[in-house]
Source information: This is a predicted structure of a 357-nucleotide part of an RNA (large-subunit ribosomal RNA, domain IV) from Candidatus Gastranaerophilales bacterium Zag_111. The coordinates come from a structure-prediction model, not an experiment, and the mean pLDDT is 87. Its Rfam family is "Bacterial large subunit ribosomal RNA".
Context: one part of a larger RNA
């Protein structure tokens, strides 16, 4: 001195990012229990009080339920009976301790408020969460040799399913409860089909190359027919353009100036642009830069907490918006209990270090 316990005066969270970590709380019986709610809950709410041994007394009560006795339809019947055996309080009255679920095992609680509805899932070996999923919502696909999927192959075979749209893929979103606004101009997805434009392929004008011959003193020039080669108009699809639809499809949801009898601010007016120009809610938020934003509420004193305010740098409506009992080893504030977390330390015990052998 380092681990692992035990104790510790007076204070009791002054620690510290944060009450981390230890202390408390614990079982049973009795009372006794808010706000809110989905009326199931919240609840073991919080909160009180009891608990040991002796004696009335194995008491009162419960459970079962034998002999006997009666009955009649004579059985495994019915009534009546209460032996015995199991359980077993309250309550009065005594007996001892510092203390009676006398060791040991055995919730602390509560108030708000983010986020996920819940139970569950997960990064084996630093993340357990708000991720993931989830019941339900919705939207697309599929009519059966189904969409899909699995199968080195256009493969056989299998799943899908011994199922058929109350089915079975997939996408989104995520219990409930109130909603769930506008834009189809751009992308996608459906639909249409008249006119553009287009492949492959029909097609086959015109040209090219060869030369039998022709001209020519010659270089050379023209140049049938076959053969090649090259190939234009004209016909041709689907998809493009073009016309519609469609947002719980990809996504989008404006600017400037002026204006009311105090000032301030604009219910109001003007103008530009846009496919429209963000409705409801919510809102310094898991979102707000300026910002510790202003106010208020707790504290003596609060960059965080809560409730407002809206000047939203940059919410916002199934990439859901808002709210919500319940529920979380979840996140954030504050409070009681408690306490060596601390003012601050001490003092034991056991391991080990260290000395000395």
């Nucleotide at each position: 001195c380092u681990c692992u316990c035990g104790c510790u005066a007076a204070g009791g969270a002054a620690c510290u990012c944060g009450g981390c970590a230890a202390a408390a709380u614990c079982a049973c019986c009795u009372c006794g229990u808010a706000a809110c709610u989905u009326c199931g809950g919240g609840a073991g709410a919080a909160g009180a009080g009891g608990u040991a041994c002796c004696c009335u007394g194995g008491u009162a009560g419960a459970g079962u339920g034998a002999a006997g006795c009666g009955g009649u339809a004579c059985a495994c019947c019915c009534g009546u009976g209460g032996a015995g055996c199991u359980u077993g309080a309250u309550a009065g009255g005594g007996u001892c301790g510092c203390a009676g679920u006398g060791a040991a095992u055995a919730g602390g609680c509560c108030c708000a408020u983010g986020c996920g509805a819940c139970u569950g899932u997960u990064u084996a070996c630093c993340a357990a969460a708000a991720a993931c999923a989830c019941a339900g919502g919705u939207c697309u696909c599929u009519g059966c040799a189904a969409a899909g999927u699995c199968g080195a192959u256009c493969a056989a075979g299998a799943c899908g399913a011994a199922g058929u749209a109350u089915a079975g893929g997939g996408g989104c979103u995520g219990a409930c409860g109130c909603c769930u606004g506008c834009c189809c101009g751009g992308u996608g997805u459906c639909g249409g089909a008249a006119g553009g434009u287009u492949a492959c392929g029909u097609g086959g004008a015109a040209g090219u190359g060869u030369u039998a011959g022709a001209a020519g003193c010659a270089a050379u020039u023209c140049g049938a027919a076959g053969c090649a080669c090259c190939g234009a108009a004209a016909c041709u699809a689907a998809g493009c353009c073009c016309c519609g639809a469609u947002g719980a499809a990809c996504g989008g949801c404006g600017g400037c100036c002026g204006u009311a009898a105090c000032u301030a601010u604009a219910a109001c007016g003007g103008u530009c642009c846009u496919a429209a120009g963000g409705u409801a809610g919510c809102g310094a938020a898991a979102u707000u830069c300026c910002u510790u934003g202003u106010c208020a509420g707790g504290u003596a004193a609060g960059u965080u907490c809560u409730g407002a305010c809206c000047c939203g740098c940059a919410c916002g409506a199934a990439u859901g918006g808002c709210g919500u009992a319940a529920c979380g080893a979840u996140a954030u504030g504050g409070g009681c209990g408690c306490u060596g977390u601390c003012u601050c330390g001490g003092c034991g015990a056991g391991a080990g270090g260290c000395u000395c052998g």